The prediction has a mean pLDDT of 81. This is a predicted structure of a 71-nucleotide RNA (transfer RNA) from Nannoperca variegata. The source organism's lineage runs through Eukaryota, Bilateria, Teleostei, Eupercaria and Nannoperca. It matches the Rfam family "tRNA". Rfam classes the family as a transfer RNA.
RNA sequence: GGUAAGAUGGCUGAGAGCCCAAGCGGUGGGUUGUAGCCCCAUGGACAGAGGUUAAAGUCCUCUUCUUAUCA
Numbered sequence: 001g002g003u004a005a006g007a008u009g010g011c012u013g014a015g016a017g018c019c020c021a022a023g024c025g026g027u028g029g030g031u032u033g034u035a036g037c038c039c040c041a042u043g044g045a046c047a048g049a050g051g052u053u054a055a056a057g058u059c060c061u062c063u064u065c066u067u068a069u070c071a
Base pairs, nucleotide, nucleotide: 001070002069003068004067005066006065007064010024011023012022026042027041028040029039030038047063048062049061050060051059
């Protein structure tokens, strides 16, 4: 340099046009003599910039970064 794949909460990880799952963790409460386990509630995210669309995390383009492979 060519080709392909990927980037989503603090972490892991679904979602592939309309409604952002789930788990761990955080915070508050319940329970307990205390802590843990357990139960209830709650906050928290789409790499960046444009475009398409009534509507974009999802489709298209460019950029950045990561991985694999070829040279």
The RNAcentral record of the sequence draws on ENA.